Predicted 3D model of a 348-nucleotide RNA (Bacterial RNase P class A) from Methylovulum sp. NCBI's taxonomy places the organism under Bacteria, Pseudomonadati, Pseudomonadota, Methylococcaceae, Methylovulum. Of the family's consensus pairs, 97% are formed in the model. The coordinates come from a structure-prediction model, not an experiment, and the mean pLDDT is 78.
RNA sequence: AGAGUUGACCGAGCAGUCGCUGUUUUAUCCUUGCGAUAAAAUGGAGGAAAGUCCGGGCUCCACUGGGCAGGGUGCCAGGUAACGCCUGGGAGGUGUGAACCUACGGAAAGUGCCGCAGAAAAUAAACCGCCUGUCUUAGGCAGGUAAGGGUGAAAAGGUGCGGUAAGAGCGCACCGCGCAACUGGUAACAGGUGUGGCAGGGUAAACCCCACCCGGAGCAAGAUCAAAUAGAGGGACAGACGCGUGGCCCGCGCGGUUCCUGGGUAGAUUGCUUGAGCUGUAAGGUGACUUGCAGCCUAGAUGAAUGGCUGUUCUCGACAGAACCCGGCUUACAGGUCAACUCUUUCU
Numbered sequence: 001a002g003a004g005u006u007g008a009c010c011g012a013g014c015a016g017u018c019g020c021u022g023u024u025u026u027a028u029c030c031u032u033g034c035g036a037u038a039a040a041a042u043g044g045a046g047g048a049a050a051g052u053c054c055g056g057g058c059u060c061c062a063c064u065g066g067g068c069a070g071g072g073u074g075c076c077a078g079g080u081a082a083c084g085c086c087u088g089g090g091a092g093g094u095g096u097g098a099a100c101c102u103a104c105g106g107a108a109a110g111u112g113c114c115g116c117a118g119a120a121a122a123u124a125a126a127c128c129g130c131c132u133g134u135c136u137u138a139g140g141c142a143g144g145u146a147a148g149g150g151u152g153a154a155a156a157g158g159u160g161c162g163g164u165a166a167g168a169g170c171g172c173a174c175c176g177c178g179c180a181a182c183u184g185g186u187a188a189c190a191g192g193u194g195u196g197g198c199a200g201g202g203u204a205a206a207c208c209c210c211a212c213c214c215g216g217a218g219c220a221a222g223a224u225c226a227a228a229u230a231g232a233g234g235g236a237c238a239g240a241c242g243c244g245u246g247g248c249c250c251g252c253g254c255g256g257u258u259c260c261u262g263g264g265u266a267g268a269u270u271g272c273u274u275g276a277g278c279u280g281u282a283a284g285g286u287g288a289c290u291u292g293c294a295g296c297c298u299a300g301a302u303g304a305a306u307g308g309c310u311g312u313u314c315u316c317g318a319c320a321g322a323a324c325c326c327g328g329c330u331u332a333c334a335g336g337u338c339a340a341c342u343c344u345u346u347c348u
Base pairs, nucleotide, nucleotide: 001344002343003342004341005340006339007338008337009336010335012313013312014311015310016309017308018307020044021043022042023041024040025039026038027037028036029035030033046319050330051329053328054327055326056325057324058218059217060216061215065250066249067248068247070214071213072212073211074210075089076088077087078086079085090104091102092101093100094099105209106208110207111206112203113202114201127149128148129145130144131143132142133141134140135139157175158174159173160172161171162170176198177196178195179194180193182191183190184189222270223269224268225267232261233260234259235258236257237256241255242254243253244252277296278295279294280293281292282291283290284289314317
């Protein structure tokens, strides 16, 4: 100097003017309600507010249990309110590397699938070839073989030596695989030792088996006030019945329940923003994070509030707007900034 990897931050600024909205104070008005108006002070969209994919807080069913079906997760250990999230480790894999990825339990419980090609793809075998015998001998027949060749993503584990009629774990050595105990580690797992000729492979993001977890509905939840009428008409069941917030069963509770047709009303308040909150610091921990102390209060709209104009600066402005709240994940992002690490080249 260049190329990368990982983590984090900003994301148009400033000034003036008019306008919108929350809270507080003051004044005025009146229908006396925190109702209207005016003034002043002070607040007013995000790192993703998006997706609605997970987990909860909160509210109700509801007084409260069990099981089946169903669903979710899937290496180990921690963190957390909890999770399918995060942190650290293990195994497998990618990359020269910093790093990154994993839908990572089980194929010796069972079933299914692996097209075409190929002799043969699980009840696994003989196309070419090799060896032996025989005959009517460039070939035929019988027997043996699976080391060599062919097909294929994959063909009875690989390499070498011995042995054999020719071969073959047939035997041996090493590797691979299975099993056992020992050592290290909380564990996943790793290591060496011993032993066995050894169950041919893949696939569970196929069915399945195993381990753990799981009530439901949702702020349009719910609560209060107001208003309104057709408390209408018809059907079914009726305690051996019906209803009770996913389905079925048992238990428990309640006593009327449910369906169809038709009619009326639907406005206001609340829930609604002080939180598993944020910032700083100290201690503990590899880390996620935990604990202590101090400080701060940061939008609550309701047909949906932050916009318009002017001037100026430069990095010339991306993705994009809360609607009960929070912890995550995923996706989008013009331009700019910081830190650490890796590789290449050059100079000293």